[in-house]
Context: one part of a larger RNA
């Protein structure tokens, strides 16, 4: 000099854009952060309507079965020196949703929650009996692919739901068959993206750590896995790593990058992005395409809470917020309008992701606190050789302007998709439905009456901080008297201190200025 996720002192007008627990991976009150689907299913409180009524129609909450999601998104950096990361390669793998292709989607069965009845418990919750549905569950049939094989053969699937419809069939009717379209379901092939595994190279400190290793190193045979492999096991052999640093110890998430520097290098890894690891501590598996699973389960432990003492409940390193620790780090805010995600045919619902707002000069950038004129130069202050000098065009005074601020009026872009109408194409028996493309129309904004624009009055609303002995730009007076104090280094202060304190003056930066800490 540059820099910072900074803090502290003094000071503080505005705007934009960013950043904001670096310390206790300490403990957490409260609210929210993952749901959704009635076009899978039985059923339904309630509201409205029709009917004499039974009942039916429309809308429809909550609970339940079932499906998909909950493995993403969000947080943190404890652990990890290599099961991680970066780069380059590899072969023995998996893959829900998505895309493309091929082939199917036939016929049956038995349950069970919800619900009802009864009962136990303080609660959490649980039990018995009975009823019922499905895209839940289980067989049978079939098998283009697929898998196994002793090459003859063998094994294994599926589920329906919704829209529309002219004949025809069944039916009293509702409707069903039938046709068609859409969404699904099963088998299989390929793809895309994603993931699992293996190898090489690279990136840290200590030798006051020199030897380490028995599933250890390799083989054979098995087991296991989606998959190679001592991953695991039996047997056999005695190997394997190491001075090019093994092992041990300490420290540490890694990278793209960031800071500095002319570069080489050095230091760092906040924010943003990629990967990894973790989710009170330790262990374990279940479900699933995917987890050994932050807001799932089980066991053990510590801690906290409830209890009728028998027994139960919990996990903010999600967003806010609280206590504590600390020099130190924000609101228990708004909205799903946009982007994105989950579910759904859709309408839509959910979304502390996200977008916004709030707080803080924490950082960077921009603007302002007026502009022009105005004396041989007011007053006051300070100095003085008492002549004067200086503050100083500074003020007063005259003229002008109105950024910002205040008041008044107007007022966005971010929002065109989904939707509706219509035209054309596709599909089809079809001018239904559905779908693709074009045209037209309407709705939707948290921010926000914000940005921005216009007008009004009025210099009006706005300057501090550090320093002035040398390094280092800037000097005098008074007070003090080795005292009080200053100090980054050299050093100042013991009666004329440009070095302490105050004042006047000056210098440097400026809504900041200094100090401290840290890096180059």
């Nucleotide at each position: 000099g540059a820099u910072u996720g900074a803090a502290c002192g003094c000071u503080g007008g505005c705007g934009g854009u960013a950043u904001g627990c670096c310390u206790u991976a300490c403990a957490c009150a409260u609210g929210c952060a993952a749901g959704u689907c009635g076009a899978a299913c039985g059923g339904u409180a309630g509201a409205g309507g029709a009917g004499c009524a039974a009942u039916c129609c429309u809308c429809g909450a909550g609970a339940g079965u079932g499906g998909c999601g909950a493995a993403c998104g969000g947080g943190u950096g404890a652990g990890u020196a290599a099961u991680a990361c970066a780069u380059c390669g590899g072969a023995a793998c998996g893959u829900g949703c998505c895309c493309a292709g091929u082939c199917g989607u036939g016929g049956g069965g038995g349950a069970u929650a919800a619900c009802g009845u009864a009962g136990c418990g303080a609660a959490a919750g649980c039990u018995a009996c009975g009823c019922u549905a499905a895209u839940a569950c289980c067989g049978c049939a079939u098998a283009c692919g697929a898998c196994c094989c002793g090459a003859g053969g063998g094994u294994g699937a599926a589920a329906g739901c919704g829209g529309g419809g002219g004949a025809c069939u069944c039916g009293c009717a509702a409707g069903a068959g039938c046709c068609u379209c859409g969404c699904g379901c099963g088998a299989u092939u390929g793809g895309a993206g994603c993931g699992g595994c293996c190898g090489a190279u690279g990136g840290c400190a200590g030798a006051u750590u020199a030897g380490g290793u028995a599933g250890u190193u390799g083989g054979u045979g098995g087991g296991g896995u989606a998959a190679a492999g001592g991953c695991c096991c039996a047997c056999c052999a005695a190997g394997c790593c190491u001075g090019c640093g093994a092992u041990c110890u300490g420290u540490a998430g890694c990278u793209g990058g960031u800071c500095u520097g002319a570069g080489a290098g050095g230091a760092c890894g906040a924010c943003c992005a990629g990967c990894c690891a973790c989710a009170c501590u330790g262990g374990g598996a279940c479900u699933g395409a995917g987890a050994c699973a932050c807001g799932g389960c089980c066991c053990a432990g510590a801690c906290u809470c409830c209890u009728a003492c028998g027994g139960g409940a919990g996990g903010c390193a999600g967003c806010a917020g609280u206590g504590g620790g600390g020099a130190a780090u924000u609101u228990u805010g708004g909205a799903c309008a946009a982007u994105g995600g989950g579910c759904g045919a859709a309408a839509g619902c959910c979304u502390g992701a996200u977008c916004c707002a709030g707080c803080c000069a924490u950082a960077c950038c921009g603007c302002g606190u007026g502009c022009g004129g105005g004396a041989a130069g007011a007053a006051g202050g300070c100095c003085u050789u008492c002549g004067g000098g200086u503050u100083g065009u500074a003020a007063a005074c005259c003229g002008c302007u109105u950024u910002u601020g205040u008041c008044a009026g107007g007022g966005a872009a971010g929002a065109a998709a989904u939707c509706c109408u219509u035209c054309g194409g596709g599909u089809u028996a079809a001018u239904a439905c559905c779908u693709c493309g074009g045209a037209g129309g309407g709705a939707u904004g948290a921010c926000g009456g914000u940005a921005c624009c216009u007008g009004a009055a009025g210099a009006a609303u706005a300057a501090g901080c550090a320093c002035c002995g040398g390094c280092u730009a800037a000097c005098u007076a008074c007070g003090u008297g080795c005292c009080a104090g200053c100090a980054g280094c050299c050093g100042c202060g013991g009666u004329a201190a440009u070095a302490c304190g105050u004042a006047g003056g000056g210098u440097g930066c400026a809504a900041g200025c200094g100090u401290u800490a840290a890096u180059c």